RNA sequence: UCUCGAUAAAGGCAAACCUGGUGAAAGCCAGUGACGCAAAGCUAUAGGGGCUUCAGUGUAAUUCGCACUAUGCUAGCCAGUUACCGAA
Numbered sequence: 001u002c003u004c005g006a007u008a009a010a011g012g013c014a015a016a017c018c019u020g021g022u023g024a025a026a027g028c029c030a031g032u033g034a035c036g037c038a039a040a041g042c043u044a045u046a047g048g049g050g051c052u053u054c055a056g057u058g059u060a061a062u063u064c065g066c067a068c069u070a071u072g073c074u075a076g077c078c079a080g081u082u083a084c085c086g087a088a
Stems, first nucleotide, its partner, number of pairs: 004086002012037002018031005035076001041081003047078002049074003056068004
C1' cells in the first nucleotide's frame, strides 16, 4: 500500500411507528425512537435499477378515467468516489 473485518479501542449514523412542518405525489425537514449499518460519509442533467405524475402529450370526450413522459425523488438497491481503527 492492497485486500479483509474482532464479542478490540475511540467515536459515528438512525429503519419502522408516532407528532409537527413542507409537497400535487413520491418524498424531504425537525422531534421522538433504534430495525439495522464498516462507509447507512459524499455524488441523482454526465452508468444501471426503483418510486411518483402537478404540468405536458395521446386516448376518451360531459365529467370521472386510462396510457406515456422527469424536469420531481431514491446513495438504507447496485454503482462511483473519499475516509477512521487494526486482531486474525
Molecule: c-di-GMP-I riboswitch aptamer
Organism: Aquibacillus salsiterrae